This is a predicted structure of a 74-nucleotide RNA (transfer RNA).
RNAcentral records the identical sequence in 5 taxa.
It matches the Rfam family "tRNA". Its family is annotated with triplet codon-amino acid adaptor activity in the Gene Ontology.
C1' cells in the first nucleotide's frame, strides 16, 4: 500500500440480507422479603446503533468517504 470481516446498553451479543415500535442475557438502580446479606419476586433501559455526507415520506439497516480493531496479501 491492497483486500476481507467487525464496530449497537456497563459487558457478551441479536436485529442489517428483505428500510417503518432499538432489543435479549448478565451486570446495575429502586422496592418487597431478611436481624443483616445472599437467593428469589416486582418495577426501571441507563443508548449520538463508530463518525460524517447522500438516497428516501422514513436509515442501526441501502450508497460514498473517513476512523478504530482483527486477519490475509504485499
Nucleotide at each position: 500500500g491492497g483486500g476481507a470481516c467487525u464496530g449497537u446498553a456497563g459487558c457478551u451479543c441479536a436485529g442489517c440480507c428483505u428500510g417503518g415500535g432499538a432489543g435479549a442475557g448478565c451486570a446495575c438502580c429502586a422496592g418487597a422479603c431478611u436481624g443483616a446479606a445472599g437467593a428469589u419476586c416486582u418495577g426501571g433501559g441507563u443508548g449520538u446503533c463508530g463518525c460524517u455526507g447522500g438516497u428516501u415520506c422514513a436509515a442501526a439497516u441501502c450508497c460514498g468517504g473517513c476512523c478504530a480493531g482483527u486477519c490475509c496479501c504485499a